Bacterial RNase P class A from a Desulfosarcinaceae bacterium, 412 nucleotides, folded computationally. The sequence is in RNAcentral, with records from ENA. Of the family's consensus pairs, 98% are formed in the model. It matches the Rfam family "Bacterial RNase P class A". By type it is a ribozyme. It is recorded under the gene name rnpB. The coordinates come from a structure-prediction model, not an experiment, and the mean pLDDT is 78.

């Protein structure tokens, strides 16, 4: 100097003018209360993601909130938390040279399923090519007997052919053995070597790997390391169904509470009145509760206004202590620090700051190109994006600087 990786932080500041809005106090309209309108003073007014609505909870209601099933969720260990599918620290696996990142990380010997094509065969496997054994149609060679032909010829010898027999070599069909070698495939029922065999095979042995069991050491544990036994060798996939362990009531601030007003306290049908119709416990069953001028079904009519809920909390900040950390405890301190409801939190100007570019002066470095620091000038820019019950997380979008660590290159 370049390229990466992890962490926390900021999200412009100050001033002026005008404007919007909540709260507290006071005054006036206006005579009591409440409320409304106007004025004055004081003090407030979007985020680190307010987004997504993916999880969890607080809170509210379902009269009580019981049991079981279904459904849903989580899935290595320990710890943290109100809880979580979250966080911290680890173990194992995996990507990367590395700093670091990612993991949907229990069970395949409970069962069912799936894996194109190729291949004999893809998990109760399997014989295509091969190898071995029995077998001996067939073919060739050699030897012997008999006969014929030819040549030579003293006897007979040599060559060829045919028949019969013997021997030898190579083998077909068929039957049996084999899974070591070859082939197919992403993957073929442990691997290497030696022995053994008709040929082979964990068939046996040595070493290695896996599985099960025994045991020693370290660790809270997941797990790590060591020793031994058994020839036991059981593929992949559960982000397929499933099994196992643990957790789980429902609906949600448009929850819900109160006030006011209006209408048609409408008619019809069905069931029922303690031998319980119907309804609630928001999927089903049990159980339980409510229930009689009752309940249900469909039709028809009226209202859509106002107030509360609404912000002081699993709260923020600082210091100390415990802990590797997440986090917890103690002490002190802060909070008239948004609360709108068709939805306020804004606009303009000036100065400074931040970032980018051009350039001037100055102190250095360098052969040069250029470069470091300081002080100025000019021009430009400022991302993602708006609370709506609240809080703890996760995910996504994005501008700027800071800090730690890793790798590469150069110089001293």
């Nucleotide at each position: 100097g370049g390229a990466g990786u992890a962490g926390a932080c900021c999200a412009g500041a100050c001033g002026a003018u005008c404007g919007c809005u909540g709260g507290a106090u006071c005054c006036a309209u206006a005579a009591a209360u409440c409320a409304a309108u106007g004025g004055a003073u004081c003090g407030g007014g979007a985020g680190g993601a307010a987004a997504g609505u993916c999880c969890g909870a607080a809170c509210a209601c379902c009269a009580c909130a019981g049991g079981g099933c279904a459904g849903g969720g989580u899935g290595c260990u320990c710890c943290a938390u109100a809880a979580c599918g979250u966080g911290g620290a680890g173990u194992c696996g995996u990507g990367g040279c590395g700093a670091c990142g990612c993991g949907a990380a229990g069970g395949a010997a409970a069962g069912u399923g799936c894996a194109a094509c190729a291949g004999a065969g893809a998990g109760c496997a399997g014989a295509c090519c091969g190898c071995c054994g029995u077998g001996g149609a067939u073919a060739g060679g050699c030897c012997u007997u008999a006969c014929c032909u030819u040549a030579a010829u003293u006897u007979u010898u040599a060559a060829g052919g045919u028949u019969a027999g013997g021997u030898u070599u190579a083998u077909a069909a068929a039957c049996g053995g084999u899974a070591a070698g070859g082939g197919u495939g992403a993957a073929a029922c442990g691997g290497u070597g030696c022995g053994g065999u008709a040929a082979g095979a964990g068939c046996g042995c040595a070493c290695c790997a896996g599985u099960u069991c025994u045991u020693c050491g370290g660790g809270u544990g997941a797990c790590c390391g060591g020793a031994g036994a058994a020839g036991c060798u059981a593929g992949g996939u559960a982000a397929a169904c499933c099994c196992c362990a643990c957790c789980u009531g429902g609906u949600g601030c448009a929850a819900g509470a109160c006030c006011a007003a209006a209408u048609a306290g409408g008619g019809a049908a069905g069931c029922g009145u303690u031998u319980g119709a119907g309804g609630g416990c928001u999927g089903c069953c049990c159980g339980u509760c409510c229930g009689a001028u009752g309940c249900u079904u469909a039709c028809g009519g009226g209202u859509a206004g106002g107030u509360c809920g609404c912000a002081a909390g699993a709260g923020g900040u600082a210091u100390c202590g415990a802990g590797c950390a997440a986090u917890c405890g103690a002490u002190a301190u802060c909070c008239u620090u948004a609360g709108a409801u068709g939805a306020a939190u804004g606009a303009u100007c000036g100065u400074c700051g931040c970032c980018c570019g051009u350039u001037u002066u100055u102190a250095g470095g360098g052969u040069a190109a250029c470069u470091u620091g300081a002080a100025g000038a000019c021009g430009g820019g400022a991302a993602c994006a708006g609370a709506a019950u609240u809080c703890g997380g996760c995910u996504u979008a994005c501008g700027g600087g800071c800090u730690g660590c890793u790798c590469c290159g150069g110089c001293c």